[in-house]
RNA sequence: AGGGCAAUAGCUCCAAUUGGUAGAGCAUCGGAUUCCAAAUCCGACGGUUGGGGGUUCGAGUCCCUCUUGCCCUGCCA
Numbered sequence: 001a002g003g004g005c006a007a008u009a010g011c012u013c014c015a016a017u018u019g020g021u022a023g024a025g026c027a028u029c030g031g032a033u034u035c036c037a038a039a040u041c042c043g044a045c046g047g048u049u050g051g052g053g054g055u056u057c058g059a060g061u062c063c064c065u066c067u068u069g070c071c072c073u074g075c076c077a
Stems, first nucleotide, its partner, number of pairs: 001073007010026004020057001028044005050066005
């Protein structure tokens, strides 16, 4: 220098039929249970889908660009 892959909730991604309401587990909080607690069960909370732009009635998904990380190839010494 060229190419490929990845980035989504506090954490981890095995979620999201062809572009059409953003999910699960854990954690946290509340409740049930218990003499108390743990475990278990029920419920709730939690999101700028890495940043920016574009296409579209509508983008996590398509296009462009940038950032970060990993991998591959090459150049110079």

Description: A computed fold for a 77-nucleotide RNA from a Campylobacterales bacterium, annotated as transfer RNA. The coordinates come from a structure-prediction model, not an experiment, and the mean pLDDT is 81. The sequence was found in a public genome assembly. The source organism's lineage runs through Bacteria, Pseudomonadati, Campylobacterota, Epsilonproteobacteria and Campylobacterales. Rfam family: tRNA.